[in-house]
Context: one part of a larger RNA
């Protein structure tokens, strides 16, 4: 000096990114117990209180012919210790917000999470030799199922809801019409020949999905405007104009896991608060199933605040065990 424990005045998170390490709390029984709520929960919420040992009453158990034995509970009185859940072993709690409904799932070897999953919820294929899937094929699986099946994709318990826009891009439909391969057709030509033929080219015509066209579809892959003027202080426009588009962002939520200016302003907590919690609304660049907003419960998941507790700290120190050193 390290490592691993222990124990420490006084203070009590000042340490730090951060209470991270520790430390507190623990068990039984009895009282007591908020807001919130999907009424099940929250909840061991929070909190107060007792526990050893003797004796003696009440009330019971078991055993036993019976005398009695040994036992459980509530009372009551009394006794010792610093200490009686006396070692071990065993929840520190409480409010606030974000997030993800929840147990559950994962990056064997830096990441356990808001990712994944999930029960529900919507679109869309399949009619059964199903559709898809895997293989050259046979064949399997699908399923010894059968649209309350099974496949694909997005959402993601539950409450309230889920606007507008089909122009683009896909995807459905569409016995008309354009266009359009092979093939079919052969008007006409062109070589050869004596000639009959042979060889070639070849116009119209007819000719299918597709494509163009016409519709439709967004829980389909997307998308959802700008600029001028106006009310009897000022300000601000409920309201007028014009451009442009497929249609111009509706509820609802907002400095946000989103806000760049920006530590926005304003309140609240602190003596002091880039965080945090409540508003505002000026949304550089939210927004309605690449779901929007709440939400009781759930969390080795983020954040701020309290209580208690502490060697985290102010400031280090001492002891045990080890390791390094040193010296024999």
């Nucleotide at each position: 000096g390290g490592a691993u424990g222990u124990u420490g005045a006084a203070g009590g998170a000042a340490c730090u990114c951060g209470g991270c390490a520790a430390a507190u709390u623990a068990c039984u029984u009895g009282c007591g117990u908020a807001a919130c709520u999907u009424c099940g929960g929250g909840a061991u919420a929070a909190g107060c209180a007792a526990g050893c040992c003797c004796a003696a009453u009440g009330c019971g158990a078991a055993g036993g012919c019976a005398a009695c034995u040994u036992u459980g509970u509530a009372u009551u009185g009394g006794g010792g210790g610093c200490a009686c859940a006396a070692c071990c072993c065993a929840g520190g709690g409480g409010g606030u917000a974000g997030u993800g409904a929840c147990u559950g799932u994962u990056u064997a070897u830096c990441a356990a999470a808001a990712a994944c999953a999930c029960a529900g919820g919507g679109c869309u294929c399949u009619g059964c030799u199903a559709a898809g899937u895997c293989g050259u094929a046979a064949g399997a699986c699908g399923a010894a199922g059968u649209a309350u099946a099974g496949g694909g994709u997005c959402u993601g318990a539950c409450g309230c809801c889920u606007g507008c826009c089909c122009g683009g891009u896909g995807c459905c439909g569409g016995a008309a019409g354009a266009u359009u391969a092979a093939a079919a057709g052969g008007a006409g030509g062109a070589g050869u020949u004596a000639a009959c033929g042979c060889u070639c080219u070849g116009a119209a015509u007819u000719g299918a999905a597709g494509u163009c066209c016409c519709g439709g579809u967004a829980a389909a892959c997307g998308g959802c405007g700008g600029c001028c003027g106006u009310a009897a202080c000022a300000a601000u426009a409920a309201c007028g104009g014009u451009c442009c588009u497929a249609a111009g962002g509706u509820a609802g939520c907002g400095a946000a896991a989103u806000u760049c200016c920006u530590u926005g302003u304003c309140g609240g907590g602190u003596a002091a608060g880039u965080u945090c919690c409540g508003a505002c609304c000026u949304g550089c660049a939210c927004g309605a199933g690449u779901g929007g907003c709440g939400u009781a419960a759930c969390g080795a998941c983020u954040u701020c605040c309290c209580c208690g507790c502490u060697g985290u700290c102010u400031c280090c120190a001492a002891c045990a065990u080890u390791c390094a050193c040193u010296c024999a």